Description
The RNA shown here (c-di-GMP-I-GGC riboswitch aptamer) has 79 nucleotides and comes from Rubrobacter tropicus. The organism belongs to Rubrobacter, within Bacteria. RNAcentral holds the sequence, with entries from Rfam.

[in-house]
């Protein structure tokens, strides 16, 4: 130093409801847990979405729980 266990603390919370904000996609609060060892965090590159704008190229969001890239981080069985 890579890998990450039917291990321990301890941590996040999909679907769904319910309030509020957004024209949408969605977000942010309580509820709730499908699942996550980075499900922290950064729209950098792809990829998806927008009853957003655009005649069209494109534009401008939305998505880190779509996949790589960046960064930053708890525990440590075993190889």
């Nucleotide at each position: 130093g890579c890998g990450g266990a039917c291990a321990a603390a301890g941590g996040c919370a999909a679907a769904c409801c319910u309030g509020c904000c957004g024209c949408g996609a969605g977000g942010c609060a309580g509820g709730g847990a499908c699942g996550c060892a980075a499900a922290g965090c950064c729209a950098c590159g792809g990829g998806u979405c927008u009853c957003g704008c655009g005649a069209g190229a494109g534009c401008a969001g939305a998505u880190a729980g779509c996949c790589g890239g960046g960064u930053u981080g708890c525990c440590g069985a075993c190889g």